The RNA shown here (c-di-GMP-I riboswitch aptamer) has 75 nucleotides and comes from Sulfurovum sp. Taxonomically the source falls in Sulfurovum (Bacteria, Pseudomonadati, Campylobacterota, Sulfurovaceae). The coordinates come from a structure-prediction model, not an experiment, and the mean pLDDT is 76. Its Rfam family is "c-di-GMP-I riboswitch aptamer". Its family is annotated with cyclic-di-GMP binding in the Gene Ontology. Rfam's curators write: GEMM was predicted in a large-scale screen for bacterial structured RNA regulatory elements.
[in-house]
RNA sequence: UAAAAUGAAGACUAAACUUACUGUGAAGUAAGGGCAGAAACCAUGGGUCUUAAUGUAGAUUGCUAGGUUACAUGU
Numbered sequence: 001u002a003a004a005a006u007g008a009a010g011a012c013u014a015a016a017c018u019u020a021c022u023g024u025g026a027a028g029u030a031a032g033g034g035c036a037g038a039a040a041c042c043a044u045g046g047g048u049c050u051u052a053a054u055g056u057a058g059a060u061u062g063c064u065a066g067g068u069u070a071c072a073u074g075u
Base pairs, nucleotide, nucleotide: 003075005073006072007071012037013036017032018031019030020029021028022027035062040068041067042066044065045064046063047060048059049058050057
């Protein structure tokens, strides 16, 4: 330097739930909380969900595949 493997500790993120606000809604944001964790980034494929509007609309990357980037260990 490259490839495959693993994830103890630390750091970081923050599920359910509660409160407030925004939104028609799925949901989002802030605070508390802590189940867990490449759960870091990208709505590109599939899935799921929302809508008063059925689309050249929206939500979800903590559903999944893929792409990109990163830490530690040791081979």